RNA sequence: UCAGAUGGCCGGAUGGCCGCUGGAGGUUUCGGCCUCUGGAGGAAAGUCCGGGCUCCACGGAAGCACGGUGCCGGGUAACGCCCGGCGAGGGCGACCUCAGGGAUAGCGCCACAGAAAACAAACCGCCGGGCUCGUCCCGGCAAGGGUGAAACGGUGCGGUAAGAGCGCACCGCGGCUCUGGCAACAGAGACGGCACGGCAAGCCCCACCGGGAGCAAGACCAAAUAGGAGCGGCACAUGGGCGGUUUCCGGCUCGUCGCUCGGGUCGGUCGCGCGAGGCGCUGAGCGAUCAGCGUCCCAGAGGAAUGGUCAUCCCCCGGAAACGGGGACAGAACCCGGCUUACAGGCCAUCUGACACU
Numbered sequence: 001u002c003a004g005a006u007g008g009c010c011g012g013a014u015g016g017c018c019g020c021u022g023g024a025g026g027u028u029u030c031g032g033c034c035u036c037u038g039g040a041g042g043a044a045a046g047u048c049c050g051g052g053c054u055c056c057a058c059g060g061a062a063g064c065a066c067g068g069u070g071c072c073g074g075g076u077a078a079c080g081c082c083c084g085g086c087g088a089g090g091g092c093g094a095c096c097u098c099a100g101g102g103a104u105a106g107c108g109c110c111a112c113a114g115a116a117a118a119c120a121a122a123c124c125g126c127c128g129g130g131c132u133c134g135u136c137c138c139g140g141c142a143a144g145g146g147u148g149a150a151a152c153g154g155u156g157c158g159g160u161a162a163g164a165g166c167g168c169a170c171c172g173c174g175g176c177u178c179u180g181g182c183a184a185c186a187g188a189g190a191c192g193g194c195a196c197g198g199c200a201a202g203c204c205c206c207a208c209c210g211g212g213a214g215c216a217a218g219a220c221c222a223a224a225u226a227g228g229a230g231c232g233g234c235a236c237a238u239g240g241g242c243g244g245u246u247u248c249c250g251g252c253u254c255g256u257c258g259c260u261c262g263g264g265u266c267g268g269u270c271g272c273g274c275g276a277g278g279c280g281c282u283g284a285g286c287g288a289u290c291a292g293c294g295u296c297c298c299a300g301a302g303g304a305a306u307g308g309u310c311a312u313c314c315c316c317c318g319g320a321a322a323c324g325g326g327g328a329c330a331g332a333a334c335c336c337g338g339c340u341u342a343c344a345g346g347c348c349a350u351c352u353g354a355c356a357c358u
Base pairs, nucleotide, nucleotide: 001354002353003352004351005350006349007348008347009346010345012313013312014311015310016309017308018307020039021038022037023036024035025034026033027032041329045340046339048338049337050336051335052334053214054213055212056211066210067209068208069207070206071085072084073083074082075081086100087098088097089096090095101205102204106203107202108199109198110197123145124144125141126140127139128138129137130136131134153171154170155169156168157167158166172194173192174191176189177188178187179186180185218270219269220268221267228261229260230259231258232257233256234255239254240253241252242251277296278295279294280293281292282291283290284289314327315326316325317324318323
């Protein structure tokens, strides 16, 4: 210098003018006005996961069903998140990726091709024997060829008629012992001649977790009109209504005015901003994170506000210059922790590879 890897940060600045909105104070002719002060994000987004909070349901525990998670250890209020390891795969490397428990509990599946897809079997072949000498028969083999995503350990030597874990060495595999590690796991040793293919984002088994609905949760205040209850006044029934209809005998019930009470609707208020809070320093820890001290109060509405404009500066593009054009993704609505997705441009730190020079 070029090409990369990982982690973090910013994502326009200052001032003038004109507006919008929460709070406090003042003023008012109750319409408002004035002053001070606060006013979007790293994702406010998707609403995917976990919690706080609220209401509902419910004796406790265990089990069943259903759903979720799934190497080990740690962090956290909790998590499917994060950190540190392990294993496997990729990259020259920094580093990256992963539904990563169980296939000797059982069941099921393995297309096409192929002899055969798992208690086994033999298409082309190889070897031995037989005779009637053939495109033959009997027997042995699974080393070679061929198929497939996958072929019942691999390579080599010995061995043999040809072969074969048939024997041996190394590698792989299996359980055992020892060592290191909290553990996942790693290493070593002797043994076993190989028996045990793959798929659990197929059923299933094992371990752990999970009650439901959500701020339109929920709480409080409370019109008009209609309806309900109580008390009181007035009225009355020789009437009206009801038990299927009629008659008789019985039963129950009623109109209007006033006052009071209670429920719900319109509407209003709260929930609603002091919090798993921000910033700084110190300490513990590899780290996620935690602890102590100091300091700050920091949007909260109506679904709607949080803006516009001018000047100077900054960055990018065009241009010789003057100058012109542009500056991303996107905007709270109960709150918090994550994940995911979008994002012009820029900055910082650590590291890797290549080339050149000293």
This is a predicted structure of a 358-nucleotide RNA (Bacterial RNase P class A) from an Alphaproteobacteria bacterium.
It matches the Rfam family "Bacterial RNase P class A". Rfam links the family to the GO terms tRNA processing, ribonuclease P activity and dimeric ribonuclease P complex.
Model confidence (mean pLDDT): 77 of 100.
NCBI's taxonomy places the organism under Bacteria, Pseudomonadati, Pseudomonadota, Alphaproteobacteria.